[in-house]
RNA sequence: CGGCAGGCCUAAUACAUGCAAGUCGAACGGUAAGAUCUCGCUUGCGAGAUACACGAGUGGCGCACGGGUGAGGAACGCGUAUGCAACCUACCUUUAACUGGAGGAUAGCCCCGAGAAAUCGGGAUUAAUACUUCAUAACAUUAUUACACGACAUCGUUUUAUAUUUAAAGCUCCGGCGGUUAAAGAUGGGCAUGCGUGACAUUAGAUAGUUGGUAAGGUAACGGCUUACCAAGUCAACGAUGUCUAGGGGGUCUUAAAGGAUGAUCCCCCACACUGGUACUGAGACACGGACCAGACUCCUACGGGAGGCAGCAGUGAGGAAUAUUGGGCAAUGGACGCAAGUCUGACCCAGCCAUCCCGCGUGAAGGAUGACGGCUCUACGAGUUGUAAACUUCUUUUGUAUAGGAAGAAAAGUCUCUACGUGUAGAGACCUGACGGUACUGUACGAAUAAGCAUCGGCUAACUCCGUGCCAGCAGCCGCGGUAAUACGGAGGAUGCAAGCGUUAUCCGGAUUUAUUAGGUUUAAAGGGUGUGUAGGCGGAAUAAUAAGUCAGUGGUGAAAUCCUGCAGCUUAACUGUAGAACUGCCAUUGAAACUGUCAUUCUUGAGUAUAGUUGAGGUGGGCGGAAUGUGUCAUGUAGCGGUGAAAUGCAUAGAGAUGACACAGAACACCGAUUGCGUAGGCAGCUCACUAAACUAUCACUGACGCUGAGGCACGAAAGCGUGGGGAGCGAACAGGAUUAGAUACCCUGGUAGUCCACGCCGUAAACGAUGAUUACUCGUUGUUGGCAAUAUAUCGUCAGCGACUGAGCGAAAGCAUUAAGUAAUCCACCUGGGGAGUACGUUGGCAACAAUGAAACUCAAAGGAAUUGACGGGGGCCCGCACAAGCGGAGGAACAUGUGGUUUAAUUCGAUGAUACGCGAGGAACCUUACCUGGGCUUAAAUGCAGAACGACGUUUCGGGAAACUGAAAUUUCUUCGGACGUUCUACAAGGUGCUGCAUGGCUGUCGUCAGCUCGUGCCGUGAGGUGUCGGGUUAAGUCCCAUAACGAGCGCAACCCCUAUCGUUAGUUGCUAGCAGGUAAUGCUGAGGACUCUAACGAAACUGCCGGUGCAAACCGUGAGGAAGGUGGGGAUGACGUCAAGUCAGCACGGCCCUUAUGUCCAGGGCUACACACGUGUUACAAUGGUCGGUACAAAGGGCAGCUACCAUGUGACAGGAUGCUAAUCUCUAAAGUGCGUCUCAGUUCGGAUCGAAGUCUGCAACUCGACUUCGUGAAGCUGGAAUCGCUAGUAAUCGCGCAUCAGCCAUGGAGCGGUGAAUACGUUCCCGGGCCUUGUACACACCGCCCGUCAAACCAUGAAGCCGGGGUACCUGAAGACC
Repeated sequence: CGGCAGGCCUAAUACAUGCAAGUCGAACGGUAAGAUCUCGCUUGCGAGAUACACGAGUGGCGCACGGGUGAGGAACGCGUAUGCAACCUACCUUUAACUGGAGGAUAGCCCCGAGAAAUCGGGAUUAAUACUUCAUAACAUUAUUACACGACAUCGUUUUAUAUUUAAAGCUCCGGCGGUUAAAGAUGGGCAUGCGUGACAUUAGAUAGUUGGUAAGGUAACGGCUUACCAAGUCAACGAUGUCUAGGGGGUCUUAAAGGAUGAUCCCCCACACUGGUACUGAGACACGGACCAGACUCCUACGGGAGGCAGCAGUGAGGAAUAUUGGGCAAUGGACGCAAGUCUGACCCAGCCAUCCCGCGUGAAGGAUGACGGCUCUACGAGUUGUAAACUUCUUUUGUAUAGGAAGAAAAGUCUCUACGUGUAGAGACCUGACGGUACUGUACGAAUAAGCAUCGGCUAACUCCGUGCCAGCAGCCGCGGUAAUACGGAGGAUGCAAGCGUUAUCCGGAUUUAUUAGGUUUAAAGGGUGUGUAGGCGGAAUAAUAAGUCAGUGGUGAAAUCCUGCAGCUUAACUGUAGAACUGCCAUUGAAACUGUCAUUCUUGAGUAUAGUUGAGGUGGGCGGAAUGUGUCAUGUAGCGGUGAAAUGCAUAGAGAUGACACAGAACACCGAUUGCGUAGGCAGCUCACUAAACUAUCACUGACGCUGAGGCACGAAAGCGUGGGGAGCGAACAGGAUUAGAUACCCUGGUAGUCCACGCCGUAAACGAUGAUUACUCGUUGUUGGCAAUAUAUCGUCAGCGACUGAGCGAAAGCAUUAAGUAAUCCACCUGGGGAGUACGUUGGCAACAAUGAAACUCAAAGGAAUUGACGGGGGCCCGCACAAGCGGAGGAACAUGUGGUUUAAUUCGAUGAUACGCGAGGAACCUUACCUGGGCUUAAAUGCAGAACGACGUUUCGGGAAACUGAAAUUUCUUCGGACGUUCUACAAGGUGCUGCAUGGCUGUCGUCAGCUCGUGCCGUGAGGUGUCGGGUUAAGUCCCAUAACGAGCGCAACCCCUAUCGUUAGUUGCUAGCAGGUAAUGCUGAGGACUCUAACGAAACUGCCGGUGCAAACCGUGAGGAAGGUGGGGAUGACGUCAAGUCAGCACGGCCCUUAUGUCCAGGGCUACACACGUGUUACAAUGGUCGGUACAAAGGGCAGCUACCAUGUGACAGGAUGCUAAUCUCUAAAGUGCGUCUCAGUUCGGAUCGAAGUCUGCAACUCGACUUCGUGAAGCUGGAAUCGCUAGUAAUCGCGCAUCAGCCAUGGAGCGGUGAAUACGUUCCCGGGCCUUGUACACACCGCCCGUCAAACCAUGAAGCCGGGGUACCUGAAGACC
């Protein structure tokens, strides 16, 4: 763009305007308008005529069709199949007969009147195919009569006889057209019946014309349709009645089918026409465009009265998410009337609007790579993608525009001519008629020219990147996405899908076996009734015969057309349409078959029951009896407590308790036996005994002969608690009281205690009434125990029947599990279920004295709720085991002062990080400047490194001078090499830089912790549907998943252990700087010297320890012995070594690194300040509080380390820190070096001769510089503190405790810290109950972010849904009044 269809689903709401049903003069009286003709003449008026035409009127036919709508109606309304022997039918067709007289009116017209109008009244006159009447008449009507035939019950049909009642209309072109009667046909209708056709039982009883009969009336016709009388029926659990909803069907959508949903367009039927009622006319109506009445609404009015009905076509308002033109034409088809011409026809045929559906077509095709520019992306000097896409070249012309031609749908009727019969029929030819429409279609010209969007791109689901945003904005069908690297939000580029459409929304079916007929379930997921009995119903053993209802087969009728399907055909194709076939799985009728079901009949014994004989039991009901215990009473003995609890108290008791003894009474329950026992339908039943009663089982196979199973409603029973009446009441014991516990304790515990518990009678009718498993029947491997019978053999054993249990197969099951007592395999019947919550609630009904029970929803809300099992984690679960975990000990810290770190506060800054254990003497193994990251101020724009390009210069640097706090800046002086190509250096410019800026939740690496705990896994196999398990569990043993045994597991890996280092013993080798026994020399003295390798030691290599030996226990692994031997004994001691993983643990500030951010600054240089602040709080330490001590001076013994800008002997000044000389040592050579200890003296329990903080003064040293802010020395000063609350830390042997020494960093040092070294050198461990942490096994779980979990209720705020009250309106039902109309 074209074709073909469709187009108020809502308000059956209200409607302006126009049109939608008229026609006939060939029925009639006639003539208002027009036409033609004639006349008069005033030339535009009057009169007349017409076989032109015709308003109004009489009359005929039509208006009951066609068209619209779906309100009502759950009904013979519809569908289907039948019947009418109970009926009607205008126009049409066929047949037969007839069409002769007479009469009186009336509309119109004319006159008068009333009224605003609509309309009405009176008078005069007139016609008909209008009306009345007479005649004739039948095969018509009615009544009676006779014969025959047929049957479907009343009856029907043919023929016959008698009596009775009835008809008509004319017009004419003379051909006919009409009219009347009768019969038949066709068409259309009416009525009746079988079957089918919604929901609700929280609707269970309904019905008086109701059901039937007789008679009458009425109707076209049957009938309670109506009336009178008589009878008392009729419908209903197979759902009556009631309420709600709804036009029905052919069909349509969906589905594999069965079904489910639906009833637009087209066709059939029904119903309706503003709402309700009513009849009239007519063949047909109770009538969409007719009438009457009532009502509501609208309109006109002169206020007295009138008019109207779009659910016809257009159109308007309203409602609504939403649905079109107040179009053309009767050319075709169809209809009404007419002889016809014709008139009418919003039926219909066309056109218009709408991407509303379906179908078709196009928006170009081929070539074209500098793979252009641009965009986007990336691993970015380039590549990829958009993309052959574009440009460009060539081609085509559907469509478009212009122009030319141009249909089919049209043939009848009619007119003319002709032919045959004779003037009208039949046939032939010609002419005439197109709304759509100059449309479809065709030719020619032009020129890629006129023509692409929408949605999506996380998975489902085809299609991915960048940027922005940062749990915001937003998306979302479900899961879900978004908290700084979003394929999910928004944009962009690209891609995917569909395409003149695309996407959203709504609705229906599907998937959904998720209402299960096909085709589900009920132990635990929702679901077995509490149990029995039994009615209706459903189902039902064997044999024979009959029948033919079900069943099966054949045939006939019907199942409208359209639709669906198939073939063919017509539009260029398709959609669409035509034609033919098939189908419509249904219903009815008929013929046949006889297996199965049913029915009827006759039999049978196996199901069921009976009989006889036994057996069994806590089966039931009623009565009697018994002992123990408890309580109470009396008496007695007797004295101070008893009782109770985790511990207590309330309570009882000197008025004599409790305890003990005797006697008496009361009520309730029945120890042992006693059990996986027994009985019973279930609930339930327990001392003994008697009576009554029920049942089961076994044996016999005697009797009956299917008598059976199940069972909706019904009926009965039915624990405990509860209720009513009357008893009873010992113990126990809701409520209640008191005492405890506790934050509270309306609880658990204790002391009391009422109802109740007990009995009789009557209610209630529920339970986790459970085997969470309905009843019955049949079948299906085994093992074992037991109860009651019977049989066999018999001391053993074993068979069988009926029960009660355990285990285990097949099978089943989601699994757990069930498994002859099924949850297996089948059959029959009943009950129940359909996501969680709301809720077993509300309302209604039924039962109950009540309490309550039974039945039993919805609104709303959630996306789950639930079952079984698995792996973890957890438990104030269990078992086993370990650890300085507790216990046993020793010493601390928490109190004081100081040091140091942290928090907080303060500040211009007090840089940053670390924060339970696992931060806090931590990063920092050393902040006066530097460090330094912070602050204030002053500068620079590249300080430093590297590369490249270009330019300039011989600089740069050094020295001097000026400014300045310095950095820096200004001036002067001095200042390269060369083979001349350049090299080197500096400066400038450009690009790269730089950042202790952010993110440790983007990361690498490293580290802490669980934890040096003994665990963590894999391959193959096996088990399980699977998650997963097994191995790795079990019995032992170990420090150990260490080892042994066992074992559907067998092996292996990472961990454990060992291998490595130090240390303890010995040997060999070596013997300086170390050592010195013997020999020699020498000194005041010293391995000082010669010498030596024996010893110590040094540092390399070896040896040694392995449960190896012995004894005991044990299968073994292994353990025990204070065994032996040995330096060392069971891992000898210590170190290094840290599995899979956890804590989004720590670190972007050590380093590295992604992303983001800054670039005359968040970079960089410099000076000063700060990190050292100080009401306070905490951690880690030091020193103390003293006599196991302080102090004075004598005296002894280490190890491990360090040293040249260093350690320093020695000399010597100073009280001293230190300073001045001087020597050795680049080190087993020289040097730095002990203290506690020990032997004396003194102090004598004090805030001290303890303690040393703080402060003052004077100094020393390092360093450019000790003010903020260093250490040390001397003198003086002499604070708190007298062993530390709650609570808490470390340590098991060379350990704790205690004593000193050196080292790193470092100019110096705030070091009392850290990391090492040696000296002296203990106490205790019964043991694993408890606290903490951990390992293994097991158990429970509603946890899995894993108990710091999950989760319940109230309250606050907001929101959602639903109520209540007041007011207003509407509807339903019942009742009152009662119009029109009909009958008398």